[in-house]
RNA sequence: UCCCGGGUAGCUCAAUGGUGGAGCAAGAAGCUGUUAACUUCGAGGUUGCUGGUUCGAGCCCAGUCCCGGGAG
Numbered sequence: 001u002c003c004c005g006g007g008u009a010g011c012u013c014a015a016u017g018g019u020g021g022a023g024c025a026a027g028a029a030g031c032u033g034u035u036a037a038c039u040u041c042g043a044g045g046u047u048g049c050u051g052g053u054u055c056g057a058g059c060c061c062a063g064u065c066c067c068g069g070g071a072g
Stems, first nucleotide, its partner, number of pairs: 001071007010024004018055001027041004048064005
């Protein structure tokens, strides 16, 4: 320099162009001598960034940044 894959909640990962979810963690409540465990509940998101296409973009397109792999 070129090619491929990835970037979404604190973490690990989903989501067919049509209201972005789950598990774990954290929080609250219940349970009890207390903690842990267990049960229940509700929260937490500018989908790396900037533009474009579209009635509508996490998804498609362009540019750019970062991470991993490959080629030379």

The prediction has a mean pLDDT of 82.
Predicted 3D model of a 72-nucleotide RNA (transfer RNA) from Candidatus Saccharibacteria bacterium UBA1235.
The organism belongs to Candidatus Saccharimonadota, within Bacteria.
Its Rfam family is "tRNA". Rfam links the family to the GO term triplet codon-amino acid adaptor activity. The family's RNA type in Rfam is transfer RNA.